[in-house]
Context: one part of a larger RNA
RNA sequence: UGACGGGGGUCCGCACAAGCGGUGGAGCAUGUGGUUUAAUUCGAUGAUACGCGAGGAACCUUACCUAGGCUCUAAUGCAAUUGACGUUUAGUGAAAGCUAAAUUUCCUUCGGGACAAGAAGCAAGGUGCUGCAUGGUUGUCGUCAGCUCGUGCCGUGAGGUGUUGGGUUAAGUCCCGCAACGAGCGCAACCCCUAUCAUUAGUUACCAGCAAGUAAAGUUGGGGACUCUAAUGAAACUGCCUACGCAAGUAGCGAGGAAGGCGGGGACGACGUCAAAUCAUCAUGGCCUUUAUGUCUAGGGCUACACACGUGCUACAAUGGUAAUGACAAAGGGCAGCAAACUCGCGAGAGUAAGCGAAUCUCAAAAGCAUUAUCACAGUUCGGAUUGCAGUCUGCAACUCGACUGCAUGAAGUCGGAAUCGCUAGUAAUCGUAGAUCAGCCAUGCUACGGUGAAUACGUUCCCGGACCUUGUACA
Numbered sequence: 001u002g003a004c005g006g007g008g009g010u011c012c013g014c015a016c017a018a019g020c021g022g023u024g025g026a027g028c029a030u031g032u033g034g035u036u037u038a039a040u041u042c043g044a045u046g047a048u049a050c051g052c053g054a055g056g057a058a059c060c061u062u063a064c065c066u067a068g069g070c071u072c073u074a075a076u077g078c079a080a081u082u083g084a085c086g087u088u089u090a091g092u093g094a095a096a097g098c099u100a101a102a103u104u105u106c107c108u109u110c111g112g113g114a115c116a117a118g119a120a121g122c123a124a125g126g127u128g129c130u131g132c133a134u135g136g137u138u139g140u141c142g143u144c145a146g147c148u149c150g151u152g153c154c155g156u157g158a159g160g161u162g163u164u165g166g167g168u169u170a171a172g173u174c175c176c177g178c179a180a181c182g183a184g185c186g187c188a189a190c191c192c193c194u195a196u197c198a199u200u201a202g203u204u205a206c207c208a209g210c211a212a213g214u215a216a217a218g219u220u221g222g223g224g225a226c227u228c229u230a231a232u233g234a235a236a237c238u239g240c241c242u243a244c245g246c247a248a249g250u251a252g253c254g255a256g257g258a259a260g261g262c263g264g265g266g267a268c269g270a271c272g273u274c275a276a277a278u279c280a281u282c283a284u285g286g287c288c289u290u291u292a293u294g295u296c297u298a299g300g301g302c303u304a305c306a307c308a309c310g311u312g313c314u315a316c317a318a319u320g321g322u323a324a325u326g327a328c329a330a331a332g333g334g335c336a337g338c339a340a341a342c343u344c345g346c347g348a349g350a351g352u353a354a355g356c357g358a359a360u361c362u363c364a365a366a367a368g369c370a371u372u373a374u375c376a377c378a379g380u381u382c383g384g385a386u387u388g389c390a391g392u393c394u395g396c397a398a399c400u401c402g403a404c405u406g407c408a409u410g411a412a413g414u415c416g417g418a419a420u421c422g423c424u425a426g427u428a429a430u431c432g433u434a435g436a437u438c439a440g441c442c443a444u445g446c447u448a449c450g451g452u453g454a455a456u457a458c459g460u461u462c463c464c465g466g467a468c469c470u471u472g473u474a475c476a
Base pairs, nucleotide, nucleotide: 001476002475003473004472005471007470008469009468010467011466012465013464015460016459019423020422021421022420023419026314027313028312029311030310031309032308033307034305035304042053043052064300065299066298067297068296069295070294073123077122078121081117082116083115086103087102088101089100090099091098092097106113107112125289126288128287129286130285134283135282136278137277138276139274141272146185147184148183149182150181151180152161153160154159165176166175167174191266192265193264194263196234197233198232199231200230201229202228206223207222210221211220212219237260240254241252242251243250244249316416320375321374322373323372324371325370326369332363333362334361337356338355341352342351343350344349382413387408388407389406390405391404392403393402429452430451431450432449433448434447435446
C1' cells in the first nucleotide's frame, strides 16, 4: 500500500421486510449428469454451465460408429504433356465408383484462352492437441462510482498528498474548506424510440362539410379539416412561487403545463478481477498426422433409459368447462412466395384461381372479454398423458426418428415437505399475435408486439452483495 475480520461509523441495491405470482409434488417438453452403446461427436460446470454454442440432428447438416472405396487427392496455386468438355447405352454395385461400347471436336486478335485427363514434384488437407503460447470476441464484479496522470509539496524509502474533511447527489454530482494546482478515462449530456404541439407534404392512408351511390361498404366525384404517415422545429431548465440553507441543494395534494425535478425505455460497460470462456465462427505460434487423425459413399448414431438435477408447458377446475352469437389491437412476413373467392372434404387439407414485390393484395381468425344456454362439486361435460385404427401434408425417403387431422381410449393429478425464485407500474399476473432459422418440424424455446391490468414498501435490526472513511492483523 492492499486484502481480510462472526471490528466500528456512514450509505446503497427486489438484499431483507410488506405484498403478488411461481419452482420444489403430477404428466409431458427440453438441456445436463449418470448408465448403456459399435457410436451414443465436441464444447460449456458455484454465482458467471444445464430451452447454453444449436435463430431448426429423418438424408444432408455431422464433427461420431460400422462397412465399401481413393491416395496429387473432395477443393486451391505453379510449370510440362495430351485432348474439347460432354452425351447415350450395357454390365457390376447398397451407393460412391469401376469396366466396356457408340458418338462428337469449343472460342481465337493465331500469341493464346476456357475446360478436362493421366502422371512425377513443390505442395495441399486435418472440427487432430495445447484458450496455461496467442489475436479477436464474450461473460462477470457492475451502469457499481470508481481508476489514474503531469507539475508542485511531504517522506531516507516503499509511498503519501490531490481523491481526505463539512454538507449534498443516482453519481469522485456539485458547493465550501484545505500544500496543493490542474488534467485524463469513467458519471452526466450529445444518439435512437416514446409522451404534447406547430409547420411542410397528402398516396396506397383519412372522410368533417358538399354531391352521387348501395342490402351494406371512402364505393365514386371531390376535400386537405381530423386520424395517420415522415421530415423539420418548439417544449422541461428546479426556469417561476413558498419554506429551509452561507452555498450546493432539499421539500411542497404550489402555479402553469401533454410532460416536473435523470419524464419513461434503449444503445452506451472506466482501470482492472477470475492463467474465467472460446484453437469447433474466424485468425494464428508450437506439436502431431500424410495409402491417413485427409477425403468420397451407404446405413446407423447424436432421439438409447433402473435413475438424479436445472429450465419450461399443461393441469388439478365453477373468478371454471362446453356450445352459439357479438366487439376491440399493435408489430411483422410474402414471388421457388403470401394467397382472397368458389367447389369438394366432419377435418388436417385438395382442386380451380383473382390480386399483390405490397400504407393498395394477402397471411389474418386476435384471444382473454361481453351476451345467452348448459353442467352442480364428482376424479366429473375437470384434466389430457398413453394406446389402437383410419387419414392429410412436406420431402428421393417419415421403420429407427416429422408435424397435423378424425374416431375411439381416458393415466397421474384434488394446489404440492424441507427449501427456493421473480417482480416496485402500464410493472407483476393474465391473454393472444408476429418473426428469425426453416422443404417439413419435434417451438411448450428465443426475439419482438400489443389487449386486460393489480397488491405492497412501516422501515434498515437481521440475511446476501457492494461503495467510502476508520481500526486491528502471525496474510501478500

A computed fold for a 476-nucleotide part of an RNA from an uncultured Bacteroidota bacterium, annotated as small-subunit ribosomal RNA, 3' major domain. The RNAcentral record of the full RNA draws on Greengenes.